[in-house]
RNA sequence: UAAGUUACAAAAGCGCCAGGGCAUAAAGUAGGAGCGGUCUACUUAUGCAGACGAGGACGAGGUUUAUCGAAUUAAUCGGCGGAUGCCUCGGGGUGAGCCACCACCCAGAAAGAUGGGACAAAACAGAUAAGUAAUUAUCUGUACAAAGCCUAUCAGGUGGAGAA
Numbered sequence: 001u002a003a004g005u006u007a008c009a010a011a012a013g014c015g016c017c018a019g020g021g022c023a024u025a026a027a028g029u030a031g032g033a034g035c036g037g038u039c040u041a042c043u044u045a046u047g048c049a050g051a052c053g054a055g056g057a058c059g060a061g062g063u064u065u066a067u068c069g070a071a072u073u074a075a076u077c078g079g080c081g082g083a084u085g086c087c088u089c090g091g092g093g094u095g096a097g098c099c100a101c102c103a104c105c106c107a108g109a110a111a112g113a114u115g116g117g118a119c120a121a122a123a124c125a126g127a128u129a130a131g132u133a134a135u136u137a138u139c140u141g142u143a144c145a146a147a148g149c150c151u152a153u154c155a156g157g158u159g160g161a162g163a164a
Stems, first nucleotide, its partner, number of pairs: 014081004019077001021048005027043005052069003058090006091106005098160004112154006124141007
C1' cells in the first nucleotide's frame, strides 16, 4: 500500500462511475508541398465534473421512470444502486353522540372542487484559499418559484338502536 473481517459514524436531487465530456504529462503514429515548431486527432497513464433547492416517513411485504418548480441559451447527458412515492395486508382515523356496512383517508389522519398564500438554493456579481490545469471549498452582496406545501369555503352515504 492492497485485499479480507469486525466495529462506529454518515443520506435521500441521496451515493457511486467503466460510456461520453474536460484537464495534464510523456512517447509514438497520422494530418498539413518539404524540414522544424505550433496546432489537431488517436493510443497510454493520472486526475476533474457528473441534480439547485422546496416538499415528502404508522408498521410489514412487494415494486420502479416516486411530487414541485429554478437555471445568463445551457443544463441536471448516460449508467448502476438506493429513496419518505405507489400497490397489498395489518393497525388506526373521518363520514355532526353510538353500532354495522360502504366510501375515502394515514397521527389529527375525507377524496374532490373553488379561492387565497408564503418562502428557497444554486445561478449572478465580488472576493479569499488550494491545484500546472480541469476544478474544489468558503465568505460578502443580491434577487426570483411552483406544487400532491400552508390556509379558507363548499362537499360531507345507507340502515339501525336509543333519547327528546
Molecule: glmS glucosamine-6-phosphate activated ribozyme aptamer
Organism: Anaeromonas frigoriresistens